A computed fold for a 501-nucleotide part of an RNA from a mine metagenome, annotated as small-subunit ribosomal RNA, 5' domain. The prediction has a mean pLDDT of 87. The full RNA is in RNAcentral, with records from SILVA. Rfam family: Bacterial small subunit ribosomal RNA.
Context: one part of a larger RNA
């Protein structure tokens, strides 16, 4: 020249769509980010109706409605962050067979009869909290046996090279709530076994993609095999025993760096950088480990250890913002303790509806990028001041003033959305926009001017104060230092400084 998740100096008007701790994966105060379901279950308290009783204090019992906590289901494994590890099937890409999947979707059987705790709750006690023991009592879609098998699972028999076909054994289920109806009874959402599919995910594998040989040899579960274990699942994945093998100058093992790509900048391309923001995979959740639960595993679940911090009645406990906002600290350097679930999307429920700092939007920052404006005409051989000056003059310069016009912005008034695919429902927002008054009014700087390089003079300094990107200017007339005055360049910016092509 381009480019930047920039940052400093000067300066700033206004929209719109982006982006915003790149350092200290430091350390956090507050407050909110994961709840829901009463249509699975008992119960407890508040109020209010109604009918009994009443010693007038109230009590029972039914019926609404609100509200707490518990047992039980299903979510917390998503969604949100972060980039520390990690050279490694982490990632890309293209195969590959021995495997799992809750909701969903499809097919096919089925849902019978029982039985025993338990937590809340009552009484008792401990404790300074945090919380824990004892006894009794009760409830279910928890939980435990039976039956029953269309099927699954294990092993046996026979055919069959074999994929499988057939037969005989064993083991293997379930759960109820609602709604309509006077009932029969029908309907919904469910439960249970099997098969299928669709999404999702575990697992091997070939290929790709840094540096350093001043790193040459590595390696004992290390290579393979057999028995055994083990896992949803192949597999030295683990073990006992054999054998002695695997990798390596097509760079093994060591160090060093770093999350990967889709893409990003750059440049005719080849290529060379980089991997903020989106979006897809990884891996982390204060360090280290370990498990349970569970179709799946742990940021805001549990255990043990360690630094840290905090409370304590000294006995012991509590806590993890690399979520969203906020602090301190570190830094050149990065933002509100804001607004709503209106929307799209989640999670729970038959629903209403609750929840959601995901989001959807408002606020800060000229940090990018695009737009837009600071006015337009006329207007003197040309005012004033400024500067120069050969003192004639010449520049500043139609520039001003002054007249005339506009009114985009701005102020005010008035009205006023689309976002809401049938009605309700709009944070954003009285916001865009539209209409109508008003005032040229409230808006321009910032580098440069010796060559590269556009664009020159005059003081003032005098190898001094200074400049500089390279070459260089400055020791007494400096076009190169300062300052003016006048030019050049871009303009809400413009330069400087890192960084990359």
């Nucleotide at each position: 020249g381009g480019a930047u998740a920039a940052a400093c100096g000067c300066u700033g008007g206004c929209g719109g769509c982006g982006u915003g701790c790149c350092u200290a994966a430091c350390a956090c105060a507050u407050g909110c980010a994961a709840g829901u379901c009463g249509a699975a279950c008992g119960u407890c308290c508040u109020c209010u109706c109604u009918g009994g009783c009443u010693u007038c204090g109230g009590c029972c019992a039914g019926a609404g409605a609100g509200g707490g906590a518990g047992u039980g289901g299903c979510g917390c494994a998503c969604g949100g962050g972060u980039g520390a590890g990690u050279a490694a099937c982490a990632c890309g890409u293209g195969g590959g067979a021995a495997c799992c999947u809750g909701c969903c979707c499809u097919c096919a059987g089925g849902u019978g009869a029982g039985g025993a705790a338990u937590a809340c709750c009552a009484c008792c006690g401990g404790g300074a909290a945090a919380c824990c023991g004892g006894u009794g009592a009760c409830a279910a879609g928890a939980c435990c046996g039976c039956a029953u098998a269309g099927g699954c699972u294990c092993a046996c028999c026979u055919c069959g090279u074999g994929a499988g076909a057939g037969g005989a054994g064993a083991g293997c289920a379930a759960a109820g709530c609602u709604c309509c109806g006077c009932a029969a009874g029908g309907g919904g959402c469910g439960c249970c076994u099997g098969g299928g599919g669709a999404g999702g995910g575990g697992c091997c594998u070939g290929c790709g993609g840094c540096c350093g040989a001043u790193u040459a040899g590595c390696u004992a579960g290390c290579u393979g095999g057999u028995g055994g274990g083990g896992u949803a699942a192949a597999a030295g994945c683990c073990u006992a025993c054999c054998a002695g093998g695997g990798c390596g100058a097509c760079g093994a093992u060591c160090g060093g760096u770093a999350g990967c790509u889709g893409g990003u900048c750059u440049g005719a391309g080849a290529g060379g950088a980089c991997g903020a923001g989106c979006a897809g995979c990884c891996a982390c959740a204060c360090u280290g480990g370990g498990a349970u639960u569970g179709a799946g595993a742990a940021c805001g679940g549990c255990c043990c250890a360690g630094a840290c911090u905090c409370c304590u009645a000294c006995g012991g406990g509590g806590g993890g913002c690399a979520g969203c906002a906020g602090u301190g600290a570190g830094g050149a350097a990065u933002u509100u303790u804001c607004g709503g679930c209106a929307a799209u999307g989640g999670g729970g429920g038959a629903a209403a509806c609750c929840c959601u700092g995901a989001c959807c939007g408002a606020g800060c920052a000229a940090c990018g990028c695009c737009g837009c404006g600071u006015g337009c005409a006329g207007g003197a051989a040309g005012a004033c001041g400024g500067c120069c000056u050969u003192c004639g003059g010449g520049u500043u310069g139609u520039a001003a003033a002054c007249u005339g016009c506009u009114u985009u912005u701005c102020u005010c008034a008035g009205g006023g959305a689309c976002g809401a695919g049938g009605a309700u429902g709009g944070a954003c927002g009285g916001u865009a926009c539209c209409u109508g008054a008003g005032c040229a009014a409230c808006a321009a700087g910032c580098u440069c001017c010796g060559g590269c390089u556009a664009a020159c003079u005059a003081c003032g300094u005098g190898c001094c104060a200074g400049c500089a990107g390279c070459c260089g200017c400055g020791g007494u007339a400096a076009g190169a230092c300062g300052u003016a005055g006048g030019g050049a360049g871009c303009g809400a910016g413009c330069g400087u400084u890192g960084u990359c092509c």